[in-house]
Molecule: FMN riboswitch aptamer (RFN element)
RNA sequence: GAUAAAACUCAGGGCAAGGUGAAAUUCCUGACCGGCGGUAUACCCCGCGAGCCUCAGGGCUGAACCGGUUUGAUUCCGGUGGCGACAGUAAAGUCUGGAUGAAAGAGAUCUUUA
Numbered sequence: 001g002a003u004a005a006a007a008c009u010c011a012g013g014g015c016a017a018g019g020u021g022a023a024a025u026u027c028c029u030g031a032c033c034g035g036c037g038g039u040a041u042a043c044c045c046c047g048c049g050a051g052c053c054u055c056a057g058g059g060c061u062g063a064a065c066c067g068g069u070u071u072g073a074u075u076c077c078g079g080u081g082g083c084g085a086c087a088g089u090a091a092a093g094u095c096u097g098g099a100u101g102a103a104a105g106a107g108a109u110c111u112u113u114a
Stems, first nucleotide, its partner, number of pairs: 002113001004111001006109001008107003017029003031094002033084002035048004043082002051060003064080005086097003
């Protein structure tokens, strides 16, 4: 350094301020947030997870452009946009709940063999 097996740990952030109203962190103005792997550094490129549906075989699953730099970037820089499960509740990406859950994956440990 490699292969195999085992058990372990970790693994999600966010409505300030104001308006209407009997009631809204749910509506309106505005504010804020962005899991994991890949790739030139990615919420919106390709995948995965979570979530939902199911006749149990499986299926569904969000959103970006323009300019610049560069060998190379839909990832960087500048600008302007867009998106975000289910249940509850005055209609929710942000509150409460399933969830002290599950999990993509990350880390580190021990043993054996070569």